This is a predicted structure of a 158-nucleotide RNA (FMN riboswitch aptamer (RFN element)) from Paenibacillus uliginis N3/975. The RNAcentral record of the sequence draws on Rfam and Ribocentre. The coordinates come from a structure-prediction model, not an experiment, and the mean pLDDT is 77. Its Rfam family is "FMN riboswitch aptamer (RFN element)". Rfam's curators write: The RFN element is a highly conserved domain that is found frequently in the 5'-untranslated regions of prokaryotic mRNAs that encode for flavin mononucleotide (FMN) biosynthesis and transport proteins. This element is a metabolite-dependent riboswitch that directly binds FMN in the absence of proteins. RNAcentral records the identical sequence in 2 taxa.

[in-house]
RNA sequence: AUGGAUCUUCGGGGUAAGGUGAAAUUCCUAACCGGCGGUGAUGGUGCGUUACUUGUGAACGUGCUUUAGCCCGCGACUCGCUGUUUCGAGAUUGAGAUGGCGACUGACUUGGUGUAAUUCCAAGGCCGACGGUAUAGUCCGGAUGGGAGAAGAUCAAA
Numbered sequence: 001a002u003g004g005a006u007c008u009u010c011g012g013g014g015u016a017a018g019g020u021g022a023a024a025u026u027c028c029u030a031a032c033c034g035g036c037g038g039u040g041a042u043g044g045u046g047c048g049u050u051a052c053u054u055g056u057g058a059a060c061g062u063g064c065u066u067u068a069g070c071c072c073g074c075g076a077c078u079c080g081c082u083g084u085u086u087c088g089a090g091a092u093u094g095a096g097a098u099g100g101c102g103a104c105u106g107a108c109u110u111g112g113u114g115u116a117a118u119u120c121c122a123a124g125g126c127c128g129a130c131g132g133u134a135u136a137g138u139c140c141g142g143a144u145g146g147g148a149g150a151a152g153a154u155c156a157a158a
Stems, first nucleotide, its partner, number of pairs: 004155007017029003031138002033128002035074004043065008052055001069126002078103010108124005130141003
């Protein structure tokens, strides 16, 4: 350092201002936000090489770190099947909690640079579960939940 076992901690942001209305953070004008892993030409920094105009510099190579809501994959939500369990019912069945398996799972273009960019730069777009409520990505609720995963500790072994 890699893989294994056990454990601990961490693990989601956002309607300013105004309009209509009896009532809207839900409509309208507008504002704001972007989970996890991967890829990645950007930025930062270290090292090496080269040249001469000898620079707190340049080019090239390379290590570390960093860079995508709409590229790839995952989680969550939702739905189906099924096991367990609780309550009700008492020939058929209903509701809740929870485990497993499966399904579903949103949205980008144009221009620029370049060998190479849906990632950089510029511009204009687009997307966002369910229940509640005047129609909600942003309020309240399931949720002091779950979770992709991240960091660390201990143990044994190669």
The organism belongs to Paenibacillus uliginis, within Bacteria.